[in-house]
Context: one part of a larger RNA
RNA sequence: CUAUGUUGAAGGAACUCGGCAAAAUGGCCCUGUAACUUCGGGAGAAAGGGUACCUUAACAAAACAGGUAGUUCUGUUAAGGUGGCACUGAAUAGGGAGUGGCGACUGUUUAUUAAAAACACAGGACUCUGCUAAAUCGUAAGAUGACGUAUAGGGUCUGACACCUGCCCGGUGCUGGAAAGUUAAUGGGAGGUAUUUUUGUACUGAACUGAAGCCCCAGUAAACGGCGGCCGUAACUCUGACGGUCCAAAGGUAGCGAAAUUCUUUGCCACCUAAUUAGUGGCCUGCAUGAAUCGCGUAAUGACUUCUUUACUGUCUCUUACACAGACUCAGUGAAAUUGAAAUAUCCGUGAAGAUGCGGAUUACUCACAGCUAGACGGAAAGACCCUGUACACCUUUACUGCAUUUAUUGAUUGCAAAAAUGUAUUUGUUGUGUAGAAUAGGUGGGAGCACGAUACCUUUUUGGUACUGUGCGCCAGUGAAAUACCACCCUGCAUUUAUGUUGAUGCUAACUUAUUUCUAUAAGAACAGUUUAUAAUUGGUAGUUUGACUGGGGCGGUCGCCUUCUAAAAGGUAACGAAGGCGUGCAUAAGGUAAACUCAAAUAAAUAAAUCUUUUAUUGAAGAGUGCAAUAGCAAAAGUUUGCUUGACUGUAAGAAUAACGAUUCGAACAGGGGCGUAAGCCGGCUAUAGUGAUCCGGUGAUACUGAAUGGAAAGGUCAUCGCUCAACGGAUAAAAGGUACGUCAGGGAUAACAGGCUAAUGACUCCUUAGAGUUCCUAUCGACGGAGUUGUUUGGCACCUCGAUGUCGGCUAGUCACAUCCUGGAGCUGAAGCAGGUUCCAAGGGUUAGGUUGUUCGCCUAUUAAAGUGGCACUUGAGCUGGGUUCAGAACGCCGUGAGGCAGUUUGGUCCCUAUCUACUGUGAGCGUUAGAAAAUUGAAGAAAUUAAACCCUAGUACGAGAGGACCGGGAAACGUAAACCUCUGGUGUAGCGAUUGUUUUUAAAAAAGCAUCGUCGCGUAGCUACGUUUAUACUAGAUAAUCGCUGAAAGCAUCUAAGUGAGAAACUAUUUCUAAGAUUAAUUUUCUUUUUAGGGCUGUGGCAUAACACCACGUUGAUAGGUGCGGAGUUUAACGAUUGUAAGAUUCUAGCUACUGCAUACUAAAAGCCUGA
Repeated sequence: CUAUGUUGAAGGAACUCGGCAAAAUGGCCCUGUAACUUCGGGAGAAAGGGUACCUUAACAAAACAGGUAGUUCUGUUAAGGUGGCACUGAAUAGGGAGUGGCGACUGUUUAUUAAAAACACAGGACUCUGCUAAAUCGUAAGAUGACGUAUAGGGUCUGACACCUGCCCGGUGCUGGAAAGUUAAUGGGAGGUAUUUUUGUACUGAACUGAAGCCCCAGUAAACGGCGGCCGUAACUCUGACGGUCCAAAGGUAGCGAAAUUCUUUGCCACCUAAUUAGUGGCCUGCAUGAAUCGCGUAAUGACUUCUUUACUGUCUCUUACACAGACUCAGUGAAAUUGAAAUAUCCGUGAAGAUGCGGAUUACUCACAGCUAGACGGAAAGACCCUGUACACCUUUACUGCAUUUAUUGAUUGCAAAAAUGUAUUUGUUGUGUAGAAUAGGUGGGAGCACGAUACCUUUUUGGUACUGUGCGCCAGUGAAAUACCACCCUGCAUUUAUGUUGAUGCUAACUUAUUUCUAUAAGAACAGUUUAUAAUUGGUAGUUUGACUGGGGCGGUCGCCUUCUAAAAGGUAACGAAGGCGUGCAUAAGGUAAACUCAAAUAAAUAAAUCUUUUAUUGAAGAGUGCAAUAGCAAAAGUUUGCUUGACUGUAAGAAUAACGAUUCGAACAGGGGCGUAAGCCGGCUAUAGUGAUCCGGUGAUACUGAAUGGAAAGGUCAUCGCUCAACGGAUAAAAGGUACGUCAGGGAUAACAGGCUAAUGACUCCUUAGAGUUCCUAUCGACGGAGUUGUUUGGCACCUCGAUGUCGGCUAGUCACAUCCUGGAGCUGAAGCAGGUUCCAAGGGUUAGGUUGUUCGCCUAUUAAAGUGGCACUUGAGCUGGGUUCAGAACGCCGUGAGGCAGUUUGGUCCCUAUCUACUGUGAGCGUUAGAAAAUUGAAGAAAUUAAACCCUAGUACGAGAGGACCGGGAAACGUAAACCUCUGGUGUAGCGAUUGUUUUUAAAAAAGCAUCGUCGCGUAGCUACGUUUAUACUAGAUAAUCGCUGAAAGCAUCUAAGUGAGAAACUAUUUCUAAGAUUAAUUUUCUUUUUAGGGCUGUGGCAUAACACCACGUUGAUAGGUGCGGAGUUUAACGAUUGUAAGAUUCUAGCUACUGCAUACUAAAAGCCUGA
C1' cells in the first nucleotide's frame, strides 16, 4: 500500500449520475392502526409498551408410573422483590412513509454483460372448419388434430376489472356477384405456300368455339390502413360561436396531453428547495396524442423506473486507530504473456509531420532492493466504427427469374340410355310497307303475254290438243331512283326435313370410391370424385441472383455520349464536382445544283394628309447586317439577297493524305457510266465549316440467283440495299433484376472518414494604425463606425501527412505543471479623480483563486459567501491511476419515416472497464569503487529544493476632503481563516495479550469457581503508542539590483528635455535574508585527533530498540543495567476468591479489595561465552 473485518468526537447525504456501499430496523406478547378499495384488502400499515432473575399465589394441558397417592415436563396470569449501562443481553432476525410512470395479478426470458415496461396470462373480438373437418407433418402409405364434433378444433389481434371503443370501403386485401369486354390449351378450318401427270402429301393458318383469372359491380376496418387547407368576421384589444372558398374516401369524436410521445425547450403558471434543465399539479401553441397496432381510469401487486421525506450512518467535511491475509526478508518449490538486437538520460530542434537511438546543448561514478505508473505511440486481439471487394451470409418486398402449393379448363382411366337447347350444311315453304304511285315495288336477268271458266270437236288415256267466247292480271299510260303478268337464279329473317357436331342438366350400373384386422356379399355414392397429360391463373411458401461508376471519405445532391469557346503556357495535344453555352435536328412551294442579277445595318435629307416605327427617292455607308439553330472561325460583282431552269441530296471505283492504341472518324484529285445548268470556260457525288449520334448479335422487308445433304425444286443460309435500341451508365456485361442488417461474417485499407497530432489560418480570439462621430463645449477621461496592418494557434473549418496485424472517446474524481492576453493581492500614469467608491492604461505570474441546488454534462442559470471566485496550453493534461452518468453493440417501448425487412446528431429503460512493471522517468534505501597511507570526528557551501497568503477590527481620526451625506492616504497595533511543519501536556478517537459486566453452549465429577467457542460473542471503561477534531510554531524583519513610473543635473537643438555622458527614488516579481539537502562539487574541499608494524579502526557474532521492508541507523556485551526475571512505585479497572454474617431466595455486607498489557527506579538471578575475518 491492497483485500477482508472492528471502531469513531462534532456534523448527518454537505458525497455522488444516483444514499452505490455501510449503518439502522429485526424474534415473541400486548395495545393500536390512515387515505383508498374490486369490500377480499391496504396491514406486520404507521405508532407505542413489555421481555432477565428470585419468591409467593392461581389456572390449563400432556406424559410416566401406578392405583386414587405421588413425580416430571409444558403453557398462561397476578403480586412482591433482586442486580446491571444494557434482560429476544450472543447467534438467528422487515427500515418505514408519501407521490408519479409502466405492466392488472402468481408466473416466463437472452445457460455466459439486458429479468424489464418485453413474453405469457384469465377475459374480449374477428375469422376458418359439418367430420375422410379445417390446420399441420410426410414423396406416399400414414400420422397429429381426436378415439374430440361448433359450449368443439385451428389462425390472428387485444390483454384482469370499470367507463368506452367515433368517422372513412377511394387504395391494398378478403368475401360475394355475373351482363358485356379480355383470355390458354383444345375444337375449328376460310385461305395460302411448296411439290405435283393424277389420287394426293407436307407446311402454314383467318373467322368462330373456349374456364378460372383480370377488368367490372357490391359488401367488409376488434381486415392492412387513413382521419385537411386558406380567408374574413363581435362597439378598446384579444379571441372567433358565425360566414366564404378549395380539396378529399373521410377530414381526429370521447378521452388524455411539453407525456416512456414536445423539436423549439430549462415552454408558461403554481407547489416543493436558501437555490431545482429534476419531481408533482395545471395550461394547450399535440414539430409528430387518440380509441382492441386499443383510449382513459384503477384497488392489489413489482429484486421495474422517477421524485420527496423520516430513521440511520465514515458516502462526505476529513480522515484516525486496531485485527487478520497478502506485500517485504529467510528456507523449500516454481508458472505466464512478452522478447529484431541493445552499451536503453533531459531539453530545444529535426524528421513519414509527437525521438533512449539523428543535430546541438545540458546533465550523469558503477551495481542492486523496495515503491510509483508519466513515456516506451507499453502487452493482449491481422479494428467490431468508416471505406473498398463486380466477397459472404441471413432477412424483406408491388426487384428479376424459376419451382412447390392452390384454383380452373382439357385428354386419358370412362361405360349405357332417353329427352332438351344449340352450331354448320342440306330439303321444302314463307318473309320484305321511305316519298310518289291502284298499292306492303327485297335484288338481278329473261319477258309479251299469262291464268281461269263456259261451249263445240279431236284423241287409247291424261291435269292432253284445236276452235270460239267470257273474265282477271299484264303490256300501254301514269308515278317513281327502280314497274308490276309469268319464268329463272339469288339476298335478309323465320319455320321445317335430314345428316353431323357442341353444351348443360337427368336416369342407369359394371369401372372407380366408401379410413378405423382381412376377405366376400349386400348397401350407399357414381362415371362425378380420385389419379394422371396438356394449358392458364395465382404464388417471398421456397430457391438462385441482381441492386452502376465518378466522388477532396462515404451517403444525399450533381454528372456520364456529341458540338463550340476559354482554362491551354502563339504547332498539335492537355486535367479538375474549373468558367460559359448548345445538340439528340431542319430544308423538295428548297434552306440542294447551276446560270444570271443585286448589296447589307445605320444615319441624314426630301416627297406624300401623315409616316423616327412603315411607302418611295437621294446621299453617306467594309459590314457596325445577314448566314434555319450554340459558339468560334469565315464570307460583299459572296458563303448574304433575288430570279430562271432544274435534281449531282447520282451509279461503279479511288491514287494519296489527316487523325489515330484498336474499333472507328475525316478530306480527297482522278477514271468509267449516264445526267443538270451555262454561249462558253466550267461547276455539280447535298447544304459556309465544325453537333443532330450507337459496335456486334438477333429479327423483318426488297433485290440478287452464290450454296441447295441421292437428283430436280423448295426450305434455310449467303451477298447488295434497307428497317427495328433515350442499349442516354451513350465501346452497348443479360431478352429479363429492388431493398435491409445495431444479429452480422470474411478479405483488405491509414490508398479513405470519426479522436488526437501535423500543415494552413478563411472563421474565431487579441493587438495596432487612421479618426468621421458620441461625449453640453472638446476626436483620443470614456466609447469609436467605414476602412487598413498584424499577432496567435485556445473555436468552427480546410487538407488527408504518421497510426485501421487497434494511438480507448465526453464529463467527473485524484495529482498537478506551464504561459500571461492579470480575477485578487503589490507598484504606477491619466481621469469627465473633491473624499469614499470607480473607469482606463502600464509594470508584475510570489502566493491565492469557496461551498451548494438542477442537469451525464463541459457550459450556463440560480442560492449564500469571498480579497478574488482569472483565461488558456499540457494527445480538448491525467482510464497499464479511479469512475462509467452520457455517447456507441446485442433486449424492449413511444413518436415519426418506410408496403416491408428496418431506420432516426429524436426520446426512454436495461446493459462484463483485463494487465504480477523489463527499460526510461520519478520517490526512497543500500552495496561497490573512487577521492593518492589508513582511520575517527567536526565543519565549509558550489548547487538544488522548500517557503512566499490575506487582513475584518482598533488607534491616528469622525481628522484631511466635503454644502451636507459621507469619509481617507501614510503610519502603528492586531484576532480569525487559509497553508505548512512538528508534537501528544491538555481535549477527543482508537487501543483484538488490561479490568469489569453479561447471553447461549461445551468442558473441568456436581454445587461453587474457572476455561473454550459464538465478529474481540456482546456491552462499559481504558495505560502506553499512534493520532486530529487537540497543542505549539512558521508564513518575520531587512538589504541589494531593478520594472512601469517619478526625479536631479544636462547637451545634441543658445530654448526645452529624467538621457545622450553623469546621478537618484521605486513593486508580493529577481538576488540575498529563513528552513532543508548538499564535497560522486571525479573541480571529489577544509580543520582537529589517532595509527607507525602488525596497529588505529571496521566487520561477523550475541542481548536489543527512541530505528526498521531487506540492508541500513542507534544502544549494549561482565571494567555490563542491553533484554528477560524479581522488588517497590506510577497508571487502568472497580470492591476477586475462600470463609463468616445476613435474607425463604435472587442477593447484600465484611473489602479501594483483587487483577493488570504497559511503564519509572532499583537489583546481575538468567542471557550478552570463547573466538573468527578484515585492516596502512

The part of an RNA shown here (large-subunit ribosomal RNA, half B) has 1176 nucleotides and comes from a metagenome. The RNAcentral record of the full RNA draws on SILVA. The coordinates come from a structure-prediction model, not an experiment, and the mean pLDDT is 83.